Transfer RNA from a Candidatus Peribacteria bacterium, 72 nucleotides, folded computationally. It matches the Rfam family "tRNA". Its mean pLDDT, the model's own confidence on a scale to 100, is 81. Lineage of the source: Bacteria > Bacteria candidate phyla > Candidatus Peregrinibacteriota > Candidatus Peribacteria. The sequence is in RNAcentral, with records from ENA.
RNA sequence: GGCCCCUUAGUUCAAUGGAUAGAAUAGGCCCGUCCUAAGGGUUAGAUGCUGGUUCGAUUCCGGCAGGGGCUA
Numbered sequence: 001g002g003c004c005c006c007u008u009a010g011u012u013c014a015a016u017g018g019a020u021a022g023a024a025u026a027g028g029c030c031c032g033u034c035c036u037a038a039g040g041g042u043u044a045g046a047u048g049c050u051g052g053u054u055c056g057a058u059u060c061c062g063g064c065a066g067g068g069g070c071u072a
Stems, first nucleotide, its partner, number of pairs: 001071007010025004018055001027043005048064005
């Protein structure tokens, strides 16, 4: 250089054209306990950037960025 894959919450993963983007774990608050923990309740938090297609894009297409792999 060429080709392919990935990018969603602090972290690990879902959702695959139509919602209010869902869960686990971590965090805050409360209960719990003599204290701590386990456990329970509650709460905040995310679609890499920029264009395009579409009535509607996390999802499809182009470019860019970052990461990984194959190849010379």